[in-house]
RNA sequence: GGCAGCGUAGUCCAGCGGCAGGACGCUCGGGUAAGAUCCGAGAGGCCAGUGGUUCGAAUCCACUCGCUGCCC
Numbered sequence: 001g002g003c004a005g006c007g008u009a010g011u012c013c014a015g016c017g018g019c020a021g022g023a024c025g026c027u028c029g030g031g032u033a034a035g036a037u038c039c040g041a042g043a044g045g046c047c048a049g050u051g052g053u054u055c056g057a058a059u060c061c062a063c064u065c066g067c068u069g070c071c072c
Stems, first nucleotide, its partner, number of pairs: 001071007010024004018055001026042005048064005
């Protein structure tokens, strides 16, 4: 220098045009002699950024940034 993949909650991931979800973690309650396991409830993300397409974009397109891999 060329090409490809990825970027979504504290962590790991799903969601691929119309509502943002799960597990773990965290908080509160139950439970226990006190804890763990377990049960119930809750908080927490405007989806890397900027434009574009669309009635509507996390999702499609372009560019930028970051990470990873391959080629030279």
The RNA shown here (transfer RNA) has 72 nucleotides and comes from Candidatus Acidiferrum sp. The source organism's lineage runs through Bacteria, Pseudomonadati, Acidobacteriota, Candidatus Acidiferrales and Candidatus Acidiferrum. The RNAcentral record of the sequence draws on ENA and MGnify. It matches the Rfam family "tRNA". Rfam classes the family as a transfer RNA. The prediction has a mean pLDDT of 83.